[in-house]
Record summary: Predicted 3D model of a 380-nucleotide RNA (Bacterial RNase P class A) from a Solirubrobacterales bacterium. Its mean pLDDT, the model's own confidence on a scale to 100, is 77. The gene name in the source record is rnpB. The RNAcentral record of the sequence draws on ENA. It matches the Rfam family "Bacterial RNase P class A". Rfam classes the family as a ribozyme.

RNA sequence: UUCGUGGGUCGGACGGCUGCGGAGGGAGAGAAAACCCUUCGAGGAAAGUCCGGACACCACAGGGCAGGACGGUGGGCGACUCCCACUCGGGGAAACCCGCAGGAAAGUGCCACAGAAACACACGGCCGAUGACGCAGCCACACGUGAGCUGCGAACAGGCAAAGGUGAAAGGGUGCGGUAAGAGCGCACCGGCGCCGCGGCGACGCGGCGGCCAGGCAAACCCCGUCCGGUGCAAGACCAAACAGGAUCGGUGACCCGGCCCGGCGAGAUCCAGGUAGGUCGCAGGUGACCCGGGGUAGAACCCGGCCCCGCCGGUGUGAUCAGCCGGCGAGACAGAUGGUCGUCCAAGACAGGAUCCGGCUUACAGACCCGCUAAAGGA
Repeated sequence: UUCGUGGGUCGGACGGCUGCGGAGGGAGAGAAAACCCUUCGAGGAAAGUCCGGACACCACAGGGCAGGACGGUGGGCGACUCCCACUCGGGGAAACCCGCAGGAAAGUGCCACAGAAACACACGGCCGAUGACGCAGCCACACGUGAGCUGCGAACAGGCAAAGGUGAAAGGGUGCGGUAAGAGCGCACCGGCGCCGCGGCGACGCGGCGGCCAGGCAAACCCCGUCCGGUGCAAGACCAAACAGGAUCGGUGACCCGGCCCGGCGAGAUCCAGGUAGGUCGCAGGUGACCCGGGGUAGAACCCGGCCCCGCCGGUGUGAUCAGCCGGCGAGACAGAUGGUCGUCCAAGACAGGAUCCGGCUUACAGACCCGCUAAAGGA
C1' cells in the first nucleotide's frame, strides 16, 4: 500500500428572520387568554413491541392436573430468550464468523418420489459346503434292486448381503485374511458407543481397554430439567359540583345581620354516603413530604417557586487544575410541540419523531473518523 476481519465514535456546522410546546418573570383592571422578555425542548435507533423488569389494579391457604416458555458449561445481572469467557459442531489459508447446541438405547408416530425393503428388507445377483433330486461309475447280494461310496449336473430346501440398481438416507468405513458364497467372522488403521485412568469448577479433552456397532426427524407427540397467576399508564389513584337520597335541628323563630345582649328579618340550616359533570395526579434528576412564600377553587384534590443534595454548562478563582463562590439549566403533550426560510462554508447531509419508565434484542441507515488483528507484495 492492497485485500480481509473485529471493535468504537459521530450522524452537517455557523448566523439572521419567523413559527410551535413547557416553565419562570414582566406589564395590565383581580384571574385566564392575547402581549413582551428569558430559558429549555427527541434518537442511535425515539421504530418493531420481540424478551426481561419496575409500577398499578384484580385474583390468590396449601397441593396437584392441564397449559406455556426456555435448554452445552461456568460466571455476570434486580431479571432475561440479554452480556462475558469457555466447550462442542460447521465455515474460512488466517484474523475471525455462524449455531432454536438436553434425550432417537422409555414409548408412539412420520420418512415425499423412487425402490424388494425406510426397519429389519431381498428385485436382479452370489453360493448351494449340508440335506433332498437326476445321471454315470464303483460296491453288495437274494440279479434287479439299494441302505453304502465317488464324481458330475441342475438349483428343491436352504445360506448370503460383498458387488449392482433406487433414494436425501439402505445402517460403521478402507484394506488384508477368511469362506461354498459371504459377513466384525478374524486382524490393522480410522469413526462411534461403553468402561477405566489422568487433566479441568464444569461442558469436555487426552490415553488405555472391550468387536459393543445401534438409520434420520423431538422446529412431531413425548421424556428429563428449570421457570411461569391475569391485565397493561386508555394500568390506576385522589378531589368533587348540580339534581335526587338519608340523619338531626327549625314558625316554642333556625340560618343571617362581624363576638355577646337587645332589636330586625322570616324558612330553611347543618352534617353524611356514593362519586356523575368536571378538575388533578400517575408524568419526568433526588421529589414524596416537613419549613417559608405564592397560586388554584364553591371548597378541595393539587400546582409553582424558595431552601437542601446530585448532574451539566458558563463565569470567577489558579502558573495550570482542584476546592469554594456566583449565575443558568434538568422534554412531558393529551392521540397534538422541535418546523420553515434566507445567507455563508464543507466531505453536500441517510434512516427516522418521545407518549409511564428502565435493561436488552432485532430491524432501518447517505457518509465521515479512530483503534486492533490476519494475509500478500514492496521499502528502510